[in-house]
Molecule: SAM riboswitch aptamer (S box leader)
Organism: Polyangiaceae bacterium
RNA sequence: CUCUCAUCAGGACGGGUGGAGGGAAAGGCCCUACGAAACCCGGCCGACCUGCCCCAACGGGUAAGGUGGCAACGCCUGAUGCGAGGCCCACGAGGCCUCGCCGACGAUGAGUG
Repeated sequence: CUCUCAUCAGGACGGGUGGAGGGAAAGGCCCUACGAAACCCGGCCGACCUGCCCCAACGGGUAAGGUGGCAACGCCUGAUGCGAGGCCCACGAGGCCUCGCCGACGAUGAGUG
């Protein structure tokens, strides 16, 4: 990197170095010199995998190990489709708006070639 499955409305920040960018991409809207990215140290969150404990089982617990994370719902929207409601109408099941679902994309984990 490919593919498969699961999850994504919750949770969790200080210091040092560093210097202007960052929030995936596009459009928005935000964050940032009261200091962006990145790196380091420490802290914290969290049960996806391992271990351990409880359970007949389903399942539950536990941050010891392996990942991951610590602004905003995955910050919001987004193709096609489906459903509900509303509006317009030259009445063509035509157009527009809102909400929801599914999906796409992405991220993370576990597996896989």